[in-house]
Description:
Large-subunit ribosomal RNA, domain V from a Minisyncoccota bacterium, 582 nucleotides, folded computationally. Its Rfam family is "Bacterial large subunit ribosomal RNA". Taxonomically the source falls in Minisyncoccota (Bacteria, Bacillati). The coordinates come from a structure-prediction model, not an experiment, and the mean pLDDT is 81. RNAcentral holds the full RNA, with entries from ENA.
Context: one part of a larger RNA
RNA sequence: CCCGCAGCAAGACGAAAAGACCCUAGAAGCUUUACUGCAGUCUGGCAUUGAGUUUAAGUUUGAAAUGCGUAGCGUAGCGGGGAGACUUUGAAGUUUCGCUUUCGGGCGGAACGGAGUCGUCAAUGAAACACCCGUCUUUUUAAAGUUAAAUUCUAAUCUCGGUGGUAAAAACAUCGCGAAACAGUGCUUGGUGGGCAGUUUUUGUGGGGCGCAAUCCUCCUAAAAGGUAACGGAGGAGUCUAUCAAGGUUGGCUAUCCGCCAAUGGAAACGGCGGACGUAGUAUAAAGGCAAAAGCCAGCUUUAUAGCAAGGGAGACAUCCCGCGCUAUUGCGAAAGCAGAGCUUAGUGACCCGAUGCGUCGUUGUAGAAGGCGCAAAGACACCGGAUAAAAGUUACUCUAGGGAUAACAGGCUGGUGGAGCCCGAAAGUUCAUAUCGACGGCUCCGCUCGGCACCUCGAUGUCGGCUCAUCCUAUCCUGGGGGUGGAGAAGCUCCCAAGGGUUUGGCUGUUCGCCAAUUAAAAGGAUACGCGAGCUGGGUUCAGACCGUCGUGAGACAGGUCAGUCUCUAUCUGCUGUGGG
Repeated sequence: CCCGCAGCAAGACGAAAAGACCCUAGAAGCUUUACUGCAGUCUGGCAUUGAGUUUAAGUUUGAAAUGCGUAGCGUAGCGGGGAGACUUUGAAGUUUCGCUUUCGGGCGGAACGGAGUCGUCAAUGAAACACCCGUCUUUUUAAAGUUAAAUUCUAAUCUCGGUGGUAAAAACAUCGCGAAACAGUGCUUGGUGGGCAGUUUUUGUGGGGCGCAAUCCUCCUAAAAGGUAACGGAGGAGUCUAUCAAGGUUGGCUAUCCGCCAAUGGAAACGGCGGACGUAGUAUAAAGGCAAAAGCCAGCUUUAUAGCAAGGGAGACAUCCCGCGCUAUUGCGAAAGCAGAGCUUAGUGACCCGAUGCGUCGUUGUAGAAGGCGCAAAGACACCGGAUAAAAGUUACUCUAGGGAUAACAGGCUGGUGGAGCCCGAAAGUUCAUAUCGACGGCUCCGCUCGGCACCUCGAUGUCGGCUCAUCCUAUCCUGGGGGUGGAGAAGCUCCCAAGGGUUUGGCUGUUCGCCAAUUAAAAGGAUACGCGAGCUGGGUUCAGACCGUCGUGAGACAGGUCAGUCUCUAUCUGCUGUGGG
């Protein structure tokens, strides 16, 4: 060196399972004061659904009664006719009973009675309930039919039982008790309705969640045209102004600060002179502007009008912005002229549906109406180019497609944080910077902590601690050799060299760590996927069960606690150990 055999498991990001954590998209289960429905349930109406009685309400018809301002014998409803009407078929009157009353009376029944009573006539706007016809108010009574309530009935209907029926049942037939026009059922109205169903529950995001944002305006970033990103840095808007505007026009004026002067008068009031300029002011943020003004004051006013619009600017589009000039009608000005809001840039919302106002538009035979058309204005989508008219959660019971496009472990980059060293040398060290210590600062190194980034891995790189077995580093804890000392000796302090060897046992805790106890020469620090689970364990963390606290209406949730909770792999290759052969 080659080939075996027996072993071990460090590696082959070993095998197995298209990662269960996380995110993206989707699904499903569950919840609810998410949305919208549907069962169920309550409820009114109609039908199935019939008979009687009572009460109540209102209608119609018949009968009977009823009607009081003043004057007037008097309780005169209204209109018409009318000169007579009623009475032995019992008038006046008396007694008694009932109804009614404005307390005066009116009406009716019964008994006695035995022949009269009333009208025309006088007063009154209107003449007789003398008589007849019609009619109104109010009341009584009767009948009819309606409605409602109560109650009774039985024949619809229903329950139950007997008999027949059947192998046994059921259907069905028949008989009977009970309930009963209720219930039940059908159609329909309005409630309620996670009982059930279908769905929704935005996006950005140095992972996701929480937070914040989403449209518009100003500045910086922005690299001297324009434009230009970030969860970059600063601020604003969702308006305001019509009694004397904060608009138009005509005319006029100059703030603010500084200096000097001047009664009360002062730092600061009003006045005069001079200067700087744009510091003041501008309805409002900021920027750019603005001096016989774009700022301030006054007079008159409504151009904060209507119909158009040459030509431009900015935009992917849609939108947006500026505007000469023409026509009509106005305002101000002597006039030339100026005026289609505001010094400019924010103050906002497409399309559809519906509604409103206006119109000298008109088309369903004609006139209208309805509808349409044209013009005007309003209501909101702020997730602000607006998905629907209409929408929240939870999943550790979960599932699927994917992602290392994106988090948790480990690695990588970085090195703020952490550790170490060097420079300067204020201060301390009695004196003396440097025996020792070393502020304020500066320069490096390491890659152990906490982080940042998201580069390999999500068709899987098993995660804390312990056990076992270790290999390496030195910034050395002990043992070894030296320098300095504020080293007398001893014991120390500090620095240099040095990694050969070593670096304990217990109690508590899952602990690493830490605290404690007893030792030791010493009880150093690290790296190795925070070494080591195809070597072990499985106490912790991190599935499904359950309890407590807290949160939540709830389903459920909690780097809160608690009890329980399947750790697979026969070694092909590399590597290593032992051994045999060539």